[in-house]
Predicted 3D model of a 74-nucleotide RNA (transfer RNA) from an uncultured Bacilli bacterium. It matches the Rfam family "tRNA". Gene Ontology term of the family: triplet codon-amino acid adaptor activity. The coordinates come from a structure-prediction model, not an experiment, and the mean pLDDT is 81. It was read from a public genome assembly.
RNA sequence: GGCGGCGUAGCCCAGUUGGUUAGAGCGUUCGGUUCAUACCCGACAGGUCGAGGGUUCGAGUCCCCCCGCCGCUA
Numbered sequence: 001g002g003c004g005g006c007g008u009a010g011c012c013c014a015g016u017u018g019g020u021u022a023g024a025g026c027g028u029u030c031g032g033u034u035c036a037u038a039c040c041c042g043a044c045a046g047g048u049c050g051a052g053g054g055u056u057c058g059a060g061u062c063c064c065c066c067c068g069c070c071g072c073u074a
Stems, first nucleotide, its partner, number of pairs: 001073007010026002013023001019057001029043004050066001052064003
């Protein structure tokens, strides 16, 4: 250089054929429980869905182009 895959919450990941409000688990914080800690239970917060642009009534999803990571190959 060429080809392919991936990028969604602090971490690991779902997200169906483009559709109604963007989610689970763990973790953080707060509360309950306990003499106390842990376990356990409950609740809240936390997201420009890697950047930009396009298509569409509507994009995490489709298209283009960049960025980053991984793999194969010359």